SAM riboswitch aptamer (S box leader), 95 nucleotides, folded computationally. Its mean pLDDT, the model's own confidence on a scale to 100, is 87.

RNA sequence: AACUUAUCAAGAGUGACUGAGGGACAGGCCCUGUGAAGUCCGGCAACCUACGUUUGCAAGGUGCUAAAUCCUGCGGCUUGACCGAAAGAUGAGAC
Numbered sequence: 001a002a003c004u005u006a007u008c009a010a011g012a013g014u015g016a017c018u019g020a021g022g023g024a025c026a027g028g029c030c031c032u033g034u035g036a037a038g039u040c041c042g043g044c045a046a047c048c049u050a051c052g053u054u055u056g057c058a059a060g061g062u063g064c065u066a067a068a069u070c071c072u073g074c075g076g077c078u079u080g081a082c083c084g085a086a087a088g089a090u091g092a093g094a095c
Stems, first nucleotide, its partner, number of pairs: 003093006013041001015040003021031003025073004042065003047061003051056001069087001074084003077080001
């Protein structure tokens, strides 16, 4: 990489360093020197582990920390923040 499965409308920075891009892809539409991405620190959450034992805790492993997965992409009709799928992301598993 490919496979299985669960979740994806909530939540989370007036910090430090640095200095030009970023939002998966395509089309849009946005964010960005009033500081992007990245690193550190902080924070959120509770998938797995630990502990607890009845749905808790937040120590460990991930993850996340603009906008619904930012919107659309394929199908349906009841035409809408509609339903389902695909794609993507994350966790856990299996090979």